[in-house]
């Protein structure tokens, strides 16, 4: 200069003028985002399950190591693949527990297999029969390693060098692996994002939680509910067996005694206000210690929507990023266009999607020049 790859900032700005929401006596202050979206993890916070432990079943997770409140989430590495390369992506534990799939087309898809070839015999000598063969060809997403050699009637790891593969010490590393040598069968493929298995994790719901006021209505109807005992005590009660209280058990608790405890289903009233509600595992910005990093401490300084049928806007003027055209020697001048996705609703920490335009570091390739 081009082409690639990785990170980040932004994503209009000022001024009347009219209008809203929250705080504040006033003055005055404050008011949509990187994604606020997806509702796909992961919590905080709230109820419920009578409490705690087991175990089921249900789901998620998947190499090592570290961060984090925590994650499936980020950093670091290790192994696979892709890319010239900078970087990029992984569906990363088991296929020798079991069970299944690999269609078609091949001769054959897991101890399969001979369809053309090739080599040997034989005879009636040629689209003949028998026998070996699996190196060449073919068919397929994939055919029981591969390349060269020696061997053989052809041929095969048959045997032999390398590669590949597979082992056990050994040497690095915290590990996950990784490396030289050595020794070995010369290999009974591939899918688990197919069921499984094996290792860890996990109760459900979800601010329409939940609480509290006021107010109304139908103290509503139905049905199932084995067992209605023993012993003490004047009685009230206490023990113990019985029934319930969460998939199941195990110890405690606690209800109950039949118009009973609990449990199913139908029905009607309540659509009002207030709380939760917005200062936290906070954000940002400086300096500083540890750490490769992610992040974890410490100082100092600043900032902060809380609606409720849902506010955070409308307009006018100027000026900007951007693009086109026109005029100028150039500085610059005029006109036209024209600013992306997209809108908070109980917070936060993450991931995935969309996103005009414009800056800014970095690294990589290739050509040129010095």
């Nucleotide at each position: 200069a081009c082409a690639g790859g990785g990170g980040g900032c932004u994503g209009g700005a000022u001024g009347g003028c009219c209008g809203c929401g929250g705080g504040g006596u006033a003055a005055c202050c404050c008011g949509a985002g990187g994604a606020a979206a997806g509702u796909c993890c992961g919590g905080a916070c709230u109820c419920c399950a009578c409490a705690a432990g087991g175990c089921a079943a249900u789901g998620g997770u998947g190499c090592c190591g570290g961060g984090u409140a925590a994650c499936g989430c980020c950093c670091g590495g290790c192994u696979g693949g892709g890319g010239u390369a900078a970087c990029c992506c992984a569906a990363g534990g088991g296929a020798u527990a079991g069970c299944g799939c690999c269609a078609c087309a091949g001769a054959g898809a897991a101890g399969a297999a001979a369809c053309c070839g090739c080599c040997c015999u034989g005879c009636g000598c040629g689209u003949c029969a028998g026998g070996g063969u699996a190196a060449g060809g073919g068919u397929g997403a994939a055919a029981c390693g591969g390349u060269g050699g020696a061997g053989u009637a052809a041929g095969a790891g048959c045997c032999c060098a390398c590669c590949g593969c597979g082992g056990g010490a050994c040497u690095g590393g915290c590990a996950a692996c990784a490396g030289a040598a050595c020794c070995g069968g010369c290999a009974c493929g591939g899918c688990a994002a197919g069921c499984c298995c094996c290792a860890c994790c996990a109760g459900g719901a979800g601010c329409a939680a939940u609480g509290c006021c006021a107010a109304a209505u139908a103290g509503g109807g139905a049905c199932c509910g084995c067992g209605c005992g023993u012993g003490g005590g004047c009685a009230a009660c206490c023990a113990c067996a019985g029934g319930g209280g969460a998939g199941c058990u195990u110890u405690g608790c606690c209800c109950c005694g039949a118009g009973c405890a609990g449990g199913u289903c139908c029905g009607g009233g309540u659509u009002g206000g207030c709380a939760g509600c917005u200062a936290g595992a906070g954000g940002g910005c400086g300096c500083u210690u540890g750490g490769c990093a992610a992040c974890a401490g410490g100082c100092g300084c600043u900032c902060a929507a809380g609606a409720u049928g849902a506010a955070u806007g409308g307009u006018c003027a100027u000026c900007c990023a951007a693009a086109g055209a026109g005029g100028g020697c150039a500085a610059c001048c005029u006109c036209u266009u024209g600013g992306a996705c997209a809108g908070a609703a109980u917070c936060c920490g993450g991931c995935u999607u969309a996103u005009a335009g414009g800056c800014c570091c970095c690294c990589u390739g290739u050509g040129u020049a010095a």
The prediction has a mean pLDDT of 77. The RNA shown here (Bacterial RNase P class A) has 370 nucleotides and comes from Cognatishimia maritima. The model forms 95% of the base pairs in the Rfam consensus. Its Rfam family is "Bacterial RNase P class A". Gene Ontology terms of the family: dimeric ribonuclease P complex, ribonuclease P activity and tRNA processing. Rfam classes the family as a ribozyme. Taxonomically the source falls in Cognatishimia (Bacteria, Pseudomonadota, Rhodobacterales, Paracoccaceae).